Notes: A computed fold for a 1505-nucleotide RNA from an uncultured bacterium, annotated as small-subunit ribosomal RNA. The sequence is in RNAcentral, with records from ENA and SILVA.
RNA sequence: AGGGUUUGAUCCUGGCUCAGAAUGAACGCUGGCGGCGUGCCUAACACAUGCAAGUCGAGCGCGAAAGUCCUUCGGGAUGAGUAAAGCGGCGGACGGGUGAGUAACGCGUGAGAAACUGCCCUUUAGUGAGGAAUACCUUCGAGAAAUCGAAGUUAAUACUGCAUAUUAUUCCUUCGGGAAGAAAGGUGGCUUUAUGCUGCCGCUAAAGGAUGAGCUUGCGUACUAUUAGCUAGUUGGUAGGGUAAAGGCCUACCAAGGCGAAAAUGGUUAACCGGCCUGAGAGGGUGUACGGUCACACUGGAACUGAGACACGGUCCAGACUCCUACGGGAGGCAGCAGUGAGGAAUAUUGCGCAAUGGGCGAAAGCCUGACGCAGCGACGCCGCGUGGAGGAUGAAGGUUUUAGGAUUGUAAACUCCUGUUAAGCGGGAAGAAAUCUUAGUUUUUAAUAGAAAUUAAGUCUGACGGUACCGCUAGAGAAAGCGCCGGCUAACUUCGUGCCAGCAGCCGCGGUAAUACGAGGGGUGCAAGCGUUAUUCGGAAUAACUGGGCGUAAAGGGUGUGUAGACGGUGUAUUAAGCUCGUUGUUAAAUUCUCCAGCCUAACUGGAGGUAUGCAGUGAGAACUAAUAUGCUAGAGGGUGGAAGAGAGAAGUGGAAUUCCUGGAGUAGCGGUAAAAUGCGUAGAUCUCAGGAGGAACACCAAUGGCGAAGGCAGCUUCUUAGUCCAUUCCUGACGUUGAGACACGAAAGCGUGGGGAGCAAACAGGAUUAGAUACCCUGGUAGUCCACGCUGUAAACGAUAAUCACUAGACGUCAAUUUAGCAUUGCUAAACUGGUGUCGAAGCUAACGCGUUAAGUGAUUCGCCUGAGUAGUACGGUCGCAAGAUUAAAACUCAAAGGAAUUGACGGGGGUCCGCACAAGCGGUGGAACAUGUGGUUUAAUUCGACACUACGCGAGGAACCUUACCUGGGCUUGACAUGUACUUGACCGCUGUAGAAAUACAGUUUUUUGGAUUUCGGUUCAAACGGGUACACAGGUGCUGCAUGGCUGUCGUCAGCUCGUGUCGUGAGAUGUUGGGUUAAGUCCUCUAACGAGCGCGACCCUUGUUGUCAGUUGCUAUUUGCGUAAGCAAAGCACUCUGAUGAGACUGCCUGGGAAACCAGGAGGAAGGUGGGGACGACGUCAAGUCAUCAUGGUCCUUAUGUCCAGGGCUACACACGUGUUACAAUGGUCGAUACAAAGGGCUGCAAACUUGUAAAAGUAAGCUAAUCCCCUAAAGUCGAUCUAAGUUCAGAUUGAGGUCUGCAACUCGACCUCAUGAAGUUGAAAUCGCUAGUAAUCGCGUAUCAGAACGACGCGGUGAAUACGUUCUCGGACCUUGUACACACCGCCCGUCACGCCAUGAAAGCUGUUUGUACCCAAAGUUGUUUUAGCUAACCUGAAAAGGAGGCGGGCACCUAAGGUAUGAAGAGUGAUUGGGGCGAAGUCGUAACAAGGUAGCCG
Repeated sequence: AGGGUUUGAUCCUGGCUCAGAAUGAACGCUGGCGGCGUGCCUAACACAUGCAAGUCGAGCGCGAAAGUCCUUCGGGAUGAGUAAAGCGGCGGACGGGUGAGUAACGCGUGAGAAACUGCCCUUUAGUGAGGAAUACCUUCGAGAAAUCGAAGUUAAUACUGCAUAUUAUUCCUUCGGGAAGAAAGGUGGCUUUAUGCUGCCGCUAAAGGAUGAGCUUGCGUACUAUUAGCUAGUUGGUAGGGUAAAGGCCUACCAAGGCGAAAAUGGUUAACCGGCCUGAGAGGGUGUACGGUCACACUGGAACUGAGACACGGUCCAGACUCCUACGGGAGGCAGCAGUGAGGAAUAUUGCGCAAUGGGCGAAAGCCUGACGCAGCGACGCCGCGUGGAGGAUGAAGGUUUUAGGAUUGUAAACUCCUGUUAAGCGGGAAGAAAUCUUAGUUUUUAAUAGAAAUUAAGUCUGACGGUACCGCUAGAGAAAGCGCCGGCUAACUUCGUGCCAGCAGCCGCGGUAAUACGAGGGGUGCAAGCGUUAUUCGGAAUAACUGGGCGUAAAGGGUGUGUAGACGGUGUAUUAAGCUCGUUGUUAAAUUCUCCAGCCUAACUGGAGGUAUGCAGUGAGAACUAAUAUGCUAGAGGGUGGAAGAGAGAAGUGGAAUUCCUGGAGUAGCGGUAAAAUGCGUAGAUCUCAGGAGGAACACCAAUGGCGAAGGCAGCUUCUUAGUCCAUUCCUGACGUUGAGACACGAAAGCGUGGGGAGCAAACAGGAUUAGAUACCCUGGUAGUCCACGCUGUAAACGAUAAUCACUAGACGUCAAUUUAGCAUUGCUAAACUGGUGUCGAAGCUAACGCGUUAAGUGAUUCGCCUGAGUAGUACGGUCGCAAGAUUAAAACUCAAAGGAAUUGACGGGGGUCCGCACAAGCGGUGGAACAUGUGGUUUAAUUCGACACUACGCGAGGAACCUUACCUGGGCUUGACAUGUACUUGACCGCUGUAGAAAUACAGUUUUUUGGAUUUCGGUUCAAACGGGUACACAGGUGCUGCAUGGCUGUCGUCAGCUCGUGUCGUGAGAUGUUGGGUUAAGUCCUCUAACGAGCGCGACCCUUGUUGUCAGUUGCUAUUUGCGUAAGCAAAGCACUCUGAUGAGACUGCCUGGGAAACCAGGAGGAAGGUGGGGACGACGUCAAGUCAUCAUGGUCCUUAUGUCCAGGGCUACACACGUGUUACAAUGGUCGAUACAAAGGGCUGCAAACUUGUAAAAGUAAGCUAAUCCCCUAAAGUCGAUCUAAGUUCAGAUUGAGGUCUGCAACUCGACCUCAUGAAGUUGAAAUCGCUAGUAAUCGCGUAUCAGAACGACGCGGUGAAUACGUUCUCGGACCUUGUACACACCGCCCGUCACGCCAUGAAAGCUGUUUGUACCCAAAGUUGUUUUAGCUAACCUGAAAAGGAGGCGGGCACCUAAGGUAUGAAGAGUGAUUGGGGCGAAGUCGUAACAAGGUAGCCG
């Protein structure tokens, strides 16, 4: 610091997503040790059990027991003035927990006044003298219990009068004073035992301090306006009450205020902060642990006590719940520490100790302390350590992989030598402890050597953790590594399995038989006692933009103006000092973060010091700027005066043309309408035409890129009323300005209401057409409406898709309205300058690009409005407005990874331009109809083997299926195999011939039977080795099995179309462009020219073959002009190579020449020439396209079969046949058929062959046989043609299918299933609908000939020659193609994309009769406890007063009444949640249905209201 993802590619906009850090975490796999931290985020849910607040005998009265000892057995002593209980004091308001409530002076921060403060500190003064009770206890009673009642007795630092108190306290005051108001003692010491002195701890009054609470207040403190008005104690005052204290805090009276757009009121959510996480920062998120504050303690209410509470482990009442009960009544509150249940993804021990720190009580010892210190559990987090180190190559084995060689795991292991952390065992063993206390000193107090306090020295006691940390020794590499990932982002690759299945996935996306993406193995990579996943936060995200974004077209300028609040605002002087700047003071708690130092071995952790704490407040200074005040100015703004233009607005009047209608004349059969028609009108007289009249609406020409207006908008002419603008002048005012949330006004068309009007046009509607349909487009009609008046609506693609104002920043050229100057042909024209509008083009600059560019989208300033992915949706709900239609404000759930802008290259268009092609047209001949042949589909079959499917499959692979071929079917056989190689063993044959069985393969029997070399030899042979052959076994063979979508090679097609690219340069952010475009030209990207391009390559062309002319050379098998010989002749032979021909090598044609045109290229014409403008033909096929075709030519990866999917054999099938299609053949006849005669080719083939001649046969053919390995012989008579004859328009003397009979040939064999011949038979067919094919010259058409394949078997294929036309005006149209341009929502590229209804499934959501909870307002009823007030209240009553007493008084308790009031109840609203038959739209789904709305002129341009 960025990356991935929209596209064919690009730039931009924009969302989604990833890499980082973090966590009180959880889950999965795994897990050695230690240190330090940390641990119910959910149910403020319910809680068993134990503990968490007591203490003081030096405040008080009482006062045991066990045990022990003694005993006279009666008891006593001790325990012990102890325990326990009680009165009394202090503390239970701290400490500890939790975060429910609270949007608040609750919290944070800074100020403040009217105010309290136990214990503590300082100071002053005092502490006198009385009284009456009571708990405990004893006795009695009630009760199950909790507990309560009665009588009796007693004490106090408990209670209560009195005395004193000058000042200071409180009240009153005539300022002289007056009144009120306290206390408690305890325990030591000394001594003269007292009216004594003194210490300490207490108590009382008063002042001050400290600490801690209370109160007020400035500022800050979440979301929501789909919450806009709230408030009657409400706001203020007076008086009173109340409080520690100000105050409507409370009451009475008076006034009518107070709050609110700077967000009141309401709703939702939430404890706040120091801090913590993240971030460069600004910010954003968060509030666990630690620390500060607040709130709460089962829920709600209330007070009492007290210095302090409206009180977590106190009280009272109400409620819910739980427990006990003898049913009458009682008890309880873990959000203290442990622990339990429940909830939940999830969070620990019913531990030890008061040794330390701290707290309560106490004079103290001490007691209490789940605060705290420790330990336990959990990898929950951070930090540290370890799981060994060095050497070790035959690179072991095993695994994996392989091109079979190897590579890799890998120095890794084994093995050798070491070390000894941690864990284990044994032994030692801390610091944390200082106090208190005792003794001895010193100092102070004191009369005092008591006592007390302070202090010094010595001594003693105290450790939960814990025999822990730590140290030493022993043995021993021994006990200690996993998890995620490996397609890109993102470091890391291979094999197998699977086969859109199983699965993966954060995003893009993988998987349909060769998956680096799934699963497994191997290998690798990352981190490591952890690693991943999930969740959440910040970051990246400049993706809410203060730092730091935008709004012409991507989301985004309000339809327009006037103007309120607000924001901003010209210039001079003076003053002030609010903002601002500088200094200083206080505060900003500690901890944390940061820097340095230090302590635990290090680190985490901890200690110390420093710094920071950006804030708030006070104070001193300054005065430039902003602000405020005062006073000026004129440059902004406005006014005056003089001119100017204009469809600016409103009202009234008026004019002509045209349409329609009415009346009349004239006139006759059509009019009208369309692509074409029809509906319609018309003989009852239309259309047309003339005259007159009626009525409504709109205003031709002028007219414009023109003018005016804020916008919408405004157009005949005249008048009236009225607004704004511009120019000139520089006379006046003196900042009066700009913008503008709300507000107000205007606001096209359509629409609505009331009343008019209604000619034309024209939604709806009707009819006619079109169409598959046509609720449309077209036509004929036609009503609302359009028009007017008044009112409403308030929206438009209301657009310059561009808010308003001001300033600045090159110009050029038009135009409108003024002004000035100059000139002239002087009602004016022209030119220049300048002001204000309105346009075009352009510098700089800006922009993603397109483009904008003084009329900015440039550079700055001010203000308002608006945007934040797409869809859902400008929709729902709610509110406001409206008569309604609807408008405005305006979401969410859910779905997707895009949606979008500009530009680029293609492709496409029922867009445009240019051009080409047998593309059309002009012609000739066909196909489509018939029969047959052949191929295909379909059907059939045991099998009808397989492949090929628009053009580019279908007489195609196949250039030739009777067997074979053959791959198919049925049946019979074989299993190292029909075929190849190797190894081992064995054998010497195999073949051939004969026979038997069989359909054959095959089997059996018989017969026949190896070669070479060496050694040895008795020359018979034996043995060894090799070759060859047979057999057996093992490796392996074999497959026309699958995949042409794994491939090579080959081929088709676009297309013999003229294109396809590159290097360098230049332009562009870039994809790309340029070059290759333009102007000409060509068959051609062929050439010329121009040119930011210059060159080059593959294609085109040329080079190659053939054909057309010719020279030279050559001359047999070819030729024969001439000569000779033979022959009657035909002819033969010899000479010859002139000619023809053959075949080798040359020449020739190049726009070379001429004329014309042209810049040139080139074009047109001409000459010459055999040939003329690439002469004709062929071969030759650019970059690429179609996953085109072929695994069955061949080759080949993978996969499958292996006594079969291999192989051999026989027979069958590929030849089937209701049918459909393609390609052909023969015909339909007279340009013909038949018969007879007769002429002229080319090319090719031939020894397993071609076969002459002769004979036989009607013929196919047969017999016999010369010649020829071929310019020699043969196939081989070419046919159409020509000359005659005949047929005479008919299903024929056309046509020949089909069928019968008889033959020939090939072949082992013609049944399925060959060809041919002869005789007989003689079908359809009389020129072919829609549609469609080929061909531009030696071509079409027509005629025959040959060859390959092949035993035989072409109407096919491939070649050959003979005869030999017609037509082309031309490019409008059809098809295909090329170039340029244009539009595009296409890029799988129009066979594209894509919209809506309907049907089905799923999901979320709105409405809905209602139903069920929750919260809350208002009114009323009832009213506990409690405070306060009040009460002539039949009760009770120690202290004080009167009194001798009795008794009374005062006061108190209890009771009554009143106000307030929790819970509860009734009624009626509001808000929000859930649910709901049915219903509405929305989204998403597999290849459903119907159409084809949009994208191209999308076939009616599209779009907005």